[in-house]
Context: one part of a larger RNA
RNA sequence: CUGGGCAUAAAGAGCGCGUAGGCGGUGCUGUAAGUCGGGUGUGAAAUCCCUCGGCUCAACCGAGGAACUGCAUUCGAAACUGCAGUGCUAGAGUGUGGAAGGGGGGAGUGGAAUUCCUGGUGGAGCGGUGAAAUGCGUAGAUAUCAGGAGGAACGCCGGUGGCGAAGGCGACUCUCUGGUCCACAACUGACGCUCAGUGCGCGAAAGCUAGGGGAGCAAACAGGAUUAGAUACCCUGGUAGUCCUAGCUGUAAACGAUGGGCACUAGGUAGUGGGGGUUCCGACACUCUCGCUGCUGGAGCUAAUGUAUUAAGUGCCCCGCCUGGGGAGUAUGCUCGCAAGGGUGAAACUC
Numbered sequence: 001c002u003g004g005g006c007a008u009a010a011a012g013a014g015c016g017c018g019u020a021g022g023c024g025g026u027g028c029u030g031u032a033a034g035u036c037g038g039g040u041g042u043g044a045a046a047u048c049c050c051u052c053g054g055c056u057c058a059a060c061c062g063a064g065g066a067a068c069u070g071c072a073u074u075c076g077a078a079a080c081u082g083c084a085g086u087g088c089u090a091g092a093g094u095g096u097g098g099a100a101g102g103g104g105g106g107a108g109u110g111g112a113a114u115u116c117c118u119g120g121u122g123g124a125g126c127g128g129u130g131a132a133a134u135g136c137g138u139a140g141a142u143a144u145c146a147g148g149a150g151g152a153a154c155g156c157c158g159g160u161g162g163c164g165a166a167g168g169c170g171a172c173u174c175u176c177u178g179g180u181c182c183a184c185a186a187c188u189g190a191c192g193c194u195c196a197g198u199g200c201g202c203g204a205a206a207g208c209u210a211g212g213g214g215a216g217c218a219a220a221c222a223g224g225a226u227u228a229g230a231u232a233c234c235c236u237g238g239u240a241g242u243c244c245u246a247g248c249u250g251u252a253a254a255c256g257a258u259g260g261g262c263a264c265u266a267g268g269u270a271g272u273g274g275g276g277g278u279u280c281c282g283a284c285a286c287u288c289u290c291g292c293u294g295c296u297g298g299a300g301c302u303a304a305u306g307u308a309u310u311a312a313g314u315g316c317c318c319c320g321c322c323u324g325g326g327g328a329g330u331a332u333g334c335u336c337g338c339a340a341g342g343g344u345g346a347a348a349c350u351c
Stems, first nucleotide, its partner, number of pairs: 004322003007305002012319001014202004021194003025088007033081002035077008049065006091191001092188003095184005103177007110154001115149007125136002162169002207248006216242002221237004259318006267296012300307002324351003333344004
């Protein structure tokens, strides 16, 4: 290489756009590179194989044949692949008309609550726990009323519901903007799928740089408890941080632990977004259909669990990845990063 695999055993890259490459719908014509057939030349000898023969046999040796699965050249074939040309519309896209949505960016606004400040009432406790204490409070706390400040998050609706490629997205309004779905079948005419190196972009939280902001929460830290101890769990405090702007980091149980695309293969039931039909019209209902999201379940598959038209079934195309455990995602080199660290990634040794 062939081969076997990747939900849970080792193994799907966090996600996307996309270059090279690989693969690619349907009709006709041509070509003949791949492909197939014939001829010719070559494919040294030895070896291997077959048939004989020589050493008493064998190993070994000799002779003949076959073979040397290849290459070159030439003559043909034209189904398939390629290439060239010309068409088509079922893939893909555009258009027109509709639809739903926490998809994204920006600006503004709102109410509840916590905290703080000011004032009023009030007058001894409050808070906290298993029980306490630290803590707060006669310099008037807690409670309660009124007013004010500021920051962060948006209760109910809320759903096995929606949107997004993933990360993720939830108050309201305005504005800019991406994608998706349905109907029609007007237009283009294969324009498609996947995607190495990488090229590029996005990417929770934490962390980093600079500047702001800081209510609540809260690593670190301090104190009180608990305990044999308690560098914890519980309590009282509390700084980074959490928030915003600009930049960096680039990781995760980034999970459906399940790469993407296309086609095919029983059902039942529910939700959600469209459209059609039945009805005089409408709601409702029934029914058909397309897209999405769940549950359940047969065949099949699976070691089993399970999965099962949202496949882990049956096939095709492309990419990524795996090859015993530990050593180790370590060392080294290279590369990226301000750093933290990331990417790539062994071996000795050992079981």
A computed fold for a 351-nucleotide part of an RNA from a metagenome, annotated as small-subunit ribosomal RNA, central domain.
The prediction has a mean pLDDT of 85.
It matches the Rfam family "Bacterial small subunit ribosomal RNA". Rfam links the family to the GO terms ribosome and structural constituent of ribosome.